[in-house]
Context: one part of a larger RNA
Molecule: large-subunit ribosomal RNA, domain II
Organism: Candidatus Eiseniibacteriota bacterium
Order: sequence, then structure tokens, then C1' cells
RNA sequence: UCCGGCGAGUUACUCGUAUGCAGCGAGGUUAAGCGCCUAAGGCGCGGAGCCGUAGCGAAAGCGAGUCCGAAUAGGGCGUUGAGUUGCAUGCGGUAGACCCGAAGCCAAGGUGAUCUAGCCAUGGGCAGGAUGAAGCGCGUGUAACAGUGCGUGGAGGUCCGAACCGAUUACCGUUGAAAAGGUACCGGAUGACCUGUGGUUAGGAGCGAAAGACUAAUCAAACCUGGUGAUAGCUGGUUCUCUCCGAAAUAGAUUUAGGUCUAGCCUCGAGCCAAUGUGUGGCGGAGGUAGAGCACUGAUUGGGCUAGGGGGCCUACAAGCCUACCAAACCCAUUCAAACUCCGAAUGCCGUUCACAUGUACCUCGGGAGUAAGCCCGUGGGGGAUAAGCUUCACGGACGAGAGGGGAACAACCCAGACCACCAGCUAAGGCCCCGAAGAGUUGGCUAAGUGUUUAAGGAUGUGGGAUUGCGCAGACAACUAGGAUGUUGGCUUAGAAGCAGCCAUCAUUUAAAGAGUGCGUAACAGCUCACUAGUCAAGUGGCCCUGCGCCGAUAAUGUCCGGGACUAAAGCCAACCGCCGAAGCUGUGGAUCCUCGGGCGAGAGCCCAGGAUGGUAGGAGAGCGUUCUGCUGUAGGAUGAAGAGGUACCGCGAGGUGCCUUCGACGACGCAGAAGUGAUAAUGCCGGA
Repeated sequence: UCCGGCGAGUUACUCGUAUGCAGCGAGGUUAAGCGCCUAAGGCGCGGAGCCGUAGCGAAAGCGAGUCCGAAUAGGGCGUUGAGUUGCAUGCGGUAGACCCGAAGCCAAGGUGAUCUAGCCAUGGGCAGGAUGAAGCGCGUGUAACAGUGCGUGGAGGUCCGAACCGAUUACCGUUGAAAAGGUACCGGAUGACCUGUGGUUAGGAGCGAAAGACUAAUCAAACCUGGUGAUAGCUGGUUCUCUCCGAAAUAGAUUUAGGUCUAGCCUCGAGCCAAUGUGUGGCGGAGGUAGAGCACUGAUUGGGCUAGGGGGCCUACAAGCCUACCAAACCCAUUCAAACUCCGAAUGCCGUUCACAUGUACCUCGGGAGUAAGCCCGUGGGGGAUAAGCUUCACGGACGAGAGGGGAACAACCCAGACCACCAGCUAAGGCCCCGAAGAGUUGGCUAAGUGUUUAAGGAUGUGGGAUUGCGCAGACAACUAGGAUGUUGGCUUAGAAGCAGCCAUCAUUUAAAGAGUGCGUAACAGCUCACUAGUCAAGUGGCCCUGCGCCGAUAAUGUCCGGGACUAAAGCCAACCGCCGAAGCUGUGGAUCCUCGGGCGAGAGCCCAGGAUGGUAGGAGAGCGUUCUGCUGUAGGAUGAAGAGGUACCGCGAGGUGCCUUCGACGACGCAGAAGUGAUAAUGCCGGA
């Protein structure tokens, strides 16, 4: 991993509540117990008790009333008659209460010191080598000691190092050779040493040179059993079919935030049809948003005017004068505002005895829920950085719970809501050269960048269109030829300043024309060049603005940003047009189920026609299939072959059913009822097998 089997809403209660069915009904019903019988049962007896028939009050008590009260007032609760018993079902309560799952807690229950910790008793073990304490002897030395030398001696939690005990570092091993090892290296090795055997101490207890270590591969409280099905607001799992409807991820509250309660939203039943809801239109309203505005509140720029202040002048004081300083108020012009408004929409909201549409969708009461982690997109805001697949509100949509077509792929974007069938048709979004269904469609332009097939500020004689303004056959623009001079090296400055460092001025002459000089250049001159002029040539040539499509700007990690191939008067872009393809949309034909004004048939149930509906998670409601057992039933049937099994054909929307063939070898239906140990691909499920 697969196969087979097992595996989860049960049962109890004279409990509660609702619904269905049934009995009796102002009543309903028995319980224990007893009797009889055809005896897991049936029939009968049994009225104790319970519910209902009257309530109110704390109660005495009174009573269609009663309580509070001084009250005849007022108010509260009642009075205008349906219950009760049984069965079934939904839900609730109490119980383990759908199943499995803790870590844990307790025991006045027990088992463990064959592992390990400590202790007790009694035994055992430690190759070899080294060092050489005290003491002693001799010599020396001293007054005597002390001291000292040489021997002797053999001390030590002494040294080196096997056994033995340990475990420092590294590698290997890590589904191991091993649930702690291997290899190399390493520590202790006469000691607080190691070790055999026997004994002893235990669970809030032991033992501990102390690590919360160890107490049998288990230790911040062992193991076994019991309380025990502990509890689990948590995770997982929860088994047949079809049909109808179909959510929520919000509000308030919560030792509450991943739980729960009430409401909201879903479903089922009943009531209401005289009365509602909803949509669109008409009509009537309230409002202060968008926008706009500056009339208020504030902010704001320039100018004017002018208090006050600063500065200057003047001045004994007082006053006065000036001001390219600051500036209130006021005036003119210019702006800004969520907490400004002289104004002010669109939507939305409220009302409506009106119109049309829908056709109970509204509302009320009752049974059953689930939900209360949402998420993305568009729009209007807040937070953030006018960041986030960010966060938080609001309105709408989608996903959630929605399949189909498009978007290369892609919950949410675009189109569109799947009852079933069809080798029929029309369309939507999006497409029509090939992959790949349909146009290498038509007409007119644009693009040369493979732009298309990635972005900005900014940049550019790219190119198309439009507008405007110069110059030009009296010859422009570009190019070429020639000139580009004189007073003069203008004045000043300067070491120098001669057109060309800088300052001032910028005249005049000769001319076709030529600046007291546009740039390069020199130390300064020189030199080159320009403006300007003539000639040659010959018809257009400049500036600026608006606009279409392109260019640069353009950098990311394996190999390229159209899905690919590939595409250039397009297979790109713009405009107009015709045709086609394209979905589970719409249509056609057939079929299924449900609903319904209506038409037809029928005594009725119902049938036919017509119209409508049928995506769906949580969840509500309905209708069914199958399994085992019980009653009818020791049944029908069955060795001329039951159940079971393997095939096959048919029937049913489906769960499933039936026939036939084969196998098998003894049981066993249908139907109508009843009762459940009643349905498994999932629980790191359990058991067995492969």
C1' cells in the first nucleotide's frame, strides 16, 4: 500500500415539549398487585395516584373573581369551556448519551532494589617499572643539642604503565552488528579503588560526593489494578438512494474573542386574502454629500490704503517729518479646508387611496437548524507611504456553496446560472494565417520600431496630418569663388591689452559689403573664421505651435515576457463595413419529476393538453431501496436442486429488482405488518491475510 471482516446519534424515564395517528371526552387514565388462559404473551379485575374541569393571595382566606388599599378609586393576575391516555416521530432534560483519543487526579489496594543509588555481612583482585618520607646505622659536627654527608629503610588519596574501572576528542554508525556500539586517541590504576555472593531501605517514599540523578530500556513522583466509558469549549472519523427549499461568516453580551446565549439570515407547519410585500413609473417630502464657493470660521499670495510698532531725521519738552522695514482693520485681485458654507446635485431614503408588473413573496404564532475564522474585484472613505495578495468601514458583484465558454495555464476578471438525452439550429464574451472551430475578408489611412509582444520624468532634424509666420525668379536656403577695408594699436586699465582678460564709449570714412567685432588663436601682435557683400547655380527654404504612430531612457539571477510557429501595403495599429466560428446561454425534438389561473375527459382517484419550475456546502423538509430477526408461517416453494457464489439479459431516475445459464448441496421466499447489534474508500481506526 492493497484485499477481507469489525467499526460511531443508542437505550432507560407513568421526565418535558411539539407534530402525526388512534381511543374516550367535562372528563381521560390506571400503578403496584390479583385472577384466568392457548403463557417471553393475551384477556379481565384493581380508581390508590396523576392530568384536566377556577382563580387570586405570602397566608388566614375569599371565589368568577381575587390581591394591594380607608376606598364602591385605580391597577396586577384571572373569568368568554378541551382535555386526557396510548403509539410513532423531531428536539430537549438526566444518565458515558454519536465513536475513538489525552497529559492527568485519587486509592485508609497491591508488585518491585535480579537494573541502578546508599548501607550491612562475608570473600576476591590490582603485571612490571620509577621515586625514595620517617625511623635506624656509620662518618662528620656541637660543650651537649642542632645541623650535615654516606648508607640502610620502604612511606605516599606519589609517578609511568597492563589487567580492571572509566569515557576526553575525532570519525564511523543513526530503517545500526548494537533501543548507546565500533576504531584511534584518552583518565584512574594501594585507593574516597575495583569486584563476587548474601542481605537491607520504596512511591510524596527510598537512595543521592546533588545531575532532579537513580529506584528493572519507564522518574519534577515507578509499575500493576481499581475509581473509569475521568474530563477534553480541542483534533480526527461518522456507513444506502432520489426529490424540494437553501444559509452564515453580522449585531449585542460574555474571565469573551477558534466557545456560548439572544437577535439576524435558512427550513417545515398553522393562521391571515377584507389585508400586505416587492419592482418600475407618476406625484409629494426631508437632507447638506459630490461639486462649487469665500457670505461665516480659519488658513493664504500680490497690490492699495492706513491704525500700531521698528528704523532714520529733527528736537529742552511736547510735537513734527521721512521710511524700497513689520503689520491689524478696510479695498482690489488670487488661492485652500474632514471637524468652513452664501450655494448645491446625481443616486439613495421616506410617504402615496394612483398606474402597470409579480401573485402571498409581507406579517403573526409554533417545530428544527446551521452560521457568528470569510475572501477577492469595482466604487466611496479612514489607517499606511494617495505601499502591500496590507488593514478597517460602507454600497454592489463574484467565490464561498457555481459547473459551462473566454482570459495560454489561473476560486474571485469578462460572458453565462448545468433536470436528462441528441452525430440539429442561433448567439454571448472572445475570436476567424497554422497549431485550432471560423476571413491570408472589403475600403481608407498609419507604423519600420518585430513597435505590436513591459513603465516614467526627461531627451531627439524618426515619420504622417493640421495651423501660423518669415525669406524667395528684382534669384532666397545650402554649397563653391572672391571680398570682409580705413581713421585705429578707439579711450581707460595694464608689464602688455592691437576686434577677441576687464571697464567706458561704440563714432566716422571708403564702399557692392564689412561689428571699434561671432568664435578659435598669440606673452602681446600675427594667423584662421563669422556677421555682412558680390558672383556661380537654380526653386523653393527657415522658425514656432497643435496632433497621430514610432525612437532613446529600459539593469536580475538555468535559456527568450507575443501561449507557440510565425507575421511587415500585416497575421500590427486607427476608422468604417460585410460574413462566419463560438457555451451546459437561447431555440428545436424526445423524456423525467414537481407546481399551476386555464381547456378537455372522468362518479371519483386521476389522465391528457397548455404554462411555469428543477446548480448547490452547512442545514431544514419529503419519498423510497436494501440487510437481520419476529407474526401470519412447521407457509408457498425445494434433491426434477433451497440459500450462497460466478456470469448474462432485461426492468427501475436511483438505492436496487427480476429472468436465464453455470456452480453448489439443504434450506426457504413473495405479500402485509412489527422490531432493529440495519448499509464504510477514509478515524496516523481494530483484527487477519497478501